RNA sequence: UAAUGAUAAAGGCAAACCUAUUGAAAAAUAGGGACGCAAAGCAUGAAAUCUAAAGUCUAUAGGUUAAUUUAUGGUUUGCUUUGAG
Numbered sequence: 001u002a003a004u005g006a007u008a009a010a011g012g013c014a015a016a017c018c019u020a021u022u023g024a025a026a027a028a029u030a031g032g033g034a035c036g037c038a039a040a041g042c043a044u045g046a047a048a049u050c051u052a053a054a055g056u057c058u059a060u061a062g063g064u065u066a067a068u069u070u071a072u073g074g075u076u077u078g079c080u081u082u083g084a085g
Base pairs, nucleotide, nucleotide: 012037013036017032018031019030020029021028022027057085061081062080063079064078066076067075068074
């Protein structure tokens, strides 16, 4: 600027952030808040690179028992601590 005048009229949801609660955490719930969303609505089906408390396995390193050795060191072995993954 043009078209339409809406199988619109009136609305819905809600980020970051703040507060409270829960949780080991990711995060969730409620309230406030509003960046934004015609899907940030609904239905069905699927996926993920987020988190790791407990438990399991376990690199490295430390301590210690035993074996080997004349002895030490080293090596092997059991237990234990730490503990990325």

Predicted 3D model of an 85-nucleotide RNA (c-di-GMP-I riboswitch aptamer) from Alkalibaculum bacchi. Rfam family: c-di-GMP-I riboswitch aptamer. Rfam's curators write: GEMM was predicted in a large-scale screen for bacterial structured RNA regulatory elements. RNAcentral holds the sequence, with entries from Rfam.